Model confidence (mean pLDDT): 85 of 100. Large-subunit ribosomal RNA, domain I from Paucidesulfovibrio longus DSM 6739, 553 nucleotides, folded computationally. Lineage of the source: Bacteria > Pseudomonadati > Thermodesulfobacteriota > Desulfovibrionia > Paucidesulfovibrio longus. RNAcentral holds the full RNA, with entries from SILVA.
Context: one part of a larger RNA
RNA sequence: GGCGUCUGGUGGAUGCCUUGGCGCUAGGAGGCGAUGAAGGACGUGGUAGGCUGCGAUAAGCACCGGUGAGCCGCCAAGCAGGCUUUGACCCGGUGAUUUCCGAAUGGGGCAACCCGGCGGGGUUCAUAUCCCGUCAUUCCUUGACUGAAUACAUAGGUCUUGGAAGGCUAACUCGGGGAAGUGAAACAUCUCAGUACCCGAAGGAAUAGAAAUCAAGAGAGAUUCCCAAAGUAGCGGCGAGCGAAAUGGGAUUAGCCCAAACCGGAUGGUUUCGAUCAUCCGGGGUUGUAGGACCGACAUACGUGAUCCGUGAUUAGAUAGGGGAACAGGCUGGGAAGCCUGGGCGAAGAGGGUGAAACCCCCGUACCUGAAAUCGAAAUCGGCGCAGUCGGCACCUGAGUACCGCGGGACACGUGGAACCCCGUGGGAAUCUGGGAGGACCAUCUUCCAAGGCUAAAUACUCCCUAGCGACCGAUAGCGAACCAGUACCGUGAGGGAAAGGUGAAAAGAACCCCUGUUAGGGGAGUGAAAUAGAACCUGAAACCAGGCGCCU
Numbered sequence: 001g002g003c004g005u006c007u008g009g010u011g012g013a014u015g016c017c018u019u020g021g022c023g024c025u026a027g028g029a030g031g032c033g034a035u036g037a038a039g040g041a042c043g044u045g046g047u048a049g050g051c052u053g054c055g056a057u058a059a060g061c062a063c064c065g066g067u068g069a070g071c072c073g074c075c076a077a078g079c080a081g082g083c084u085u086u087g088a089c090c091c092g093g094u095g096a097u098u099u100c101c102g103a104a105u106g107g108g109g110c111a112a113c114c115c116g117g118c119g120g121g122g123u124u125c126a127u128a129u130c131c132c133g134u135c136a137u138u139c140c141u142u143g144a145c146u147g148a149a150u151a152c153a154u155a156g157g158u159c160u161u162g163g164a165a166g167g168c169u170a171a172c173u174c175g176g177g178g179a180a181g182u183g184a185a186a187c188a189u190c191u192c193a194g195u196a197c198c199c200g201a202a203g204g205a206a207u208a209g210a211a212a213u214c215a216a217g218a219g220a221g222a223u224u225c226c227c228a229a230a231g232u233a234g235c236g237g238c239g240a241g242c243g244a245a246a247u248g249g250g251a252u253u254a255g256c257c258c259a260a261a262c263c264g265g266a267u268g269g270u271u272u273c274g275a276u277c278a279u280c281c282g283g284g285g286u287u288g289u290a291g292g293a294c295c296g297a298c299a300u301a302c303g304u305g306a307u308c309c310g311u312g313a314u315u316a317g318a319u320a321g322g323g324g325a326a327c328a329g330g331c332u333g334g335g336a337a338g339c340c341u342g343g344g345c346g347a348a349g350a351g352g353g354u355g356a357a358a359c360c361c362c363c364g365u366a367c368c369u370g371a372a373a374u375c376g377a378a379a380u381c382g383g384c385g386c387a388g389u390c391g392g393c394a395c396c397u398g399a400g401u402a403c404c405g406c407g408g409g410a411c412a413c414g415u416g417g418a419a420c421c422c423c424g425u426g427g428g429a430a431u432c433u434g435g436g437a438g439g440a441c442c443a444u445c446u447u448c449c450a451a452g453g454c455u456a457a458a459u460a461c462u463c464c465c466u467a468g469c470g471a472c473c474g475a476u477a478g479c480g481a482a483c484c485a486g487u488a489c490c491g492u493g494a495g496g497g498a499a500a501g502g503u504g505a506a507a508a509g510a511a512c513c514c515c516u517g518u519u520a521g522g523g524g525a526g527u528g529a530a531a532u533a534g535a536a537c538c539u540g541a542a543a544c545c546a547g548g549c550g551c552c553u
Stems, first nucleotide, its partner, number of pairs: 001552009015538001016502002020473002022470007029462002031168002039101003042055003046079002049075003061095006070083003106115003116135007137165004143159004172203001173201005183190001187237001213220002224251005234242002255454003258398001262283009288432001290397003294392005303386003308383003317375003321369003327342005343360002345349001351363003403427007413439001434449005489496002509537001512524004
């Protein structure tokens, strides 16, 4: 020095564990904010600091409920001092307080700071200083004053009354803008993709929606979502790729209101006083087998409603709670819930804890029950609203609209034979004997009624709350984060972003003694079932290191 073996060290794999995650289900909630939010800064405790809570009334104040013996949050014990059956602490509800920054809003500003005006108050001899209130902008609105072109007036301006908005927010939704890497084995049309991203707006959902829709000789009957139709028909440098609809089956179902004709009224203008025009209001009316107005004739209930008022409702329910069955002995052991013996309960043998493995020890569970206060439905019923037939007449039925040319977009559809839909631009109808559509266009036929509006449910999502579940993870896993993590740390910044869990049943956390420079480390003693469980603490693999023994050189 090597090999083997044993004993240790180092190291922290593995096993076991779980306070944390992940995914999902059901229900709730789906917003907060100028009555100052979200998020912060700084404070706040008898005792450094951090977390949590709170706000100069500062781990809290008041009241009302619940509960019932201890309590003064956590790291985190001690010291000091208190509170409490005259009900503390804790839990729930309603209030009060709520510094400064932040939309931040009196003005400014390098956020948490600086400087003001006005009114009131404290202090002072008086200032200074201090306290309270108030003062941003935009829009709508009330009233007043003022006031152009332009005489009256109007627009505008100034002030004023009352109100609204502003900012934040996980995803879902709609709208306005809108890429590129990529694919096409290059690349330009195309694709990625109307995706990412930016902006705007809203709701608990949003959008859409009551046929100028489809269909095809038969018919359907708003919209939305799902399954099929179907990777079909098609589109496509006919490349890569893109990709319907009718129809059928389901989920859920709901239909309505204006404009106009006509009648009436108000205000203003014109007026030849006969009227007429404009605006506003009320009635009327809402459709395609056309409907309505007007004139005439007849009739007047069954039904229906999403708005409003009442009822239901001092409700159900939510936000604290309460009651809640049934076991003992022996054995082993540090410890019984294990084993043995004999019992019991069960509308409860879900689960967790307890010194090992408990239906009957504890918390619970099934079941039953409860609210001073705040929030708070629904069905139902009533009010109220809506709701006809026939004949005549030819008044109304959405105009710079439909449509056409040109240029685009969107439709699965890339200009194509390209309809349908939308936008820009230039032209520009008809009026029910009317008009649109049926994939150029025309005819026949069929079908529908544009140029106004509203509309639950079925559908999408989950920052958050409650309850529960898992052939989900178990500390290099599972969220980045089980631990004081969006921390430490890195970066000028946008931004990036860790590592780090486990003594024991219980601290019983090792009094005392010894070695020593030592709060280091160790040896005794003691605790404990165990200390090779001793805090660098469960188990403690391997690499690596050392020592003992054996063999070899």